[in-house]
RNA sequence: GGGUGGCUGUAUAAAUGCAGCUUCCACGAGGAAUCGUGGUCGAAGAAUCGGGUGAAUUCAGGGAAGCCUGACUUCCCAGUGAGGAAAUGGUAACCCUGAGCCAAGCCCCGUCCCGGCGGGACAGGGAAGGUGCAGAGACUAGAGCGAAAGCUCGUACCUCGAGUCAAACUCGGGGGAAGCGCCCGACACCCUAUGUCCGUUAUCCGGAACGGGUGAAGAGAUAGUCCAAGCCCGGAAGAAAUCCCGGG
Repeated sequence: GGGUGGCUGUAUAAAUGCAGCUUCCACGAGGAAUCGUGGUCGAAGAAUCGGGUGAAUUCAGGGAAGCCUGACUUCCCAGUGAGGAAAUGGUAACCCUGAGCCAAGCCCCGUCCCGGCGGGACAGGGAAGGUGCAGAGACUAGAGCGAAAGCUCGUACCUCGAGUCAAACUCGGGGGAAGCGCCCGACACCCUAUGUCCGUUAUCCGGAACGGGUGAAGAGAUAGUCCAAGCCCGGAAGAAAUCCCGGG
């Protein structure tokens, strides 16, 4: 002077980057479990089950590691070179903001209906979350078996061919379906201040219910079908990387 150092995931051919969790510390919130932010350490693992929802998917904007390029420009050199580095340019895993919009469930308020408690329907408003945010993008939340991985069937949807000039439709062939989001419930572990009940006559102590917390991230496309891209030819912009257009 340079490099490396846990597990899980994501992108990449890989290196490598990024994300989540994890040891300990500080600060803040809390009664506590625990949560948030910042730092640190270098050790081995971990992340439950069932059901419901499948809507909106638009306009505008900020940022970005790594990787690719590096003509002009700037800097470096004992080395003057088709040199090295940086800026610029590009790509992009991803981090977000404003407005608008949104299914089920939750909260508030109103109207109507039903036989009371109460329940149902509709409209408006609100909170969380989602969309925006795939590869430009389009479409669809099926069934059975299984502890699970997965297997089977072939629903939605897609595609090919034919019946037709075409559309709808019909027949035949091929492919073939999604949570880690949101909601409800269950289970496991942790906490116990105040109030409630019990041991109990009792201020201590203990138990129970209620209550609180944890059960990661991965959906900036996840499953599937399509379309695009990937391959070849040509054109345009550029120094290049690369981006766009047309055709096969």
A computed fold for a 248-nucleotide RNA, annotated as Group I catalytic intron. The model forms 88% of the base pairs in the Rfam consensus. Its Rfam family is "Group I catalytic intron". About the family: Group I catalytic introns are large self-splicing ribozymes. They catalyse their own excision from mRNA, tRNA and rRNA precursors in a wide range of organisms. The core secondary structure consists of 9 paired regions (P1-P9). These fold to essentially two domains - the P4-P6 domain (formed from the stacking of P5, P4, P6 and P6a helices) and the P3-P9 domain (formed from the P8, P3, P7 and P9 helices).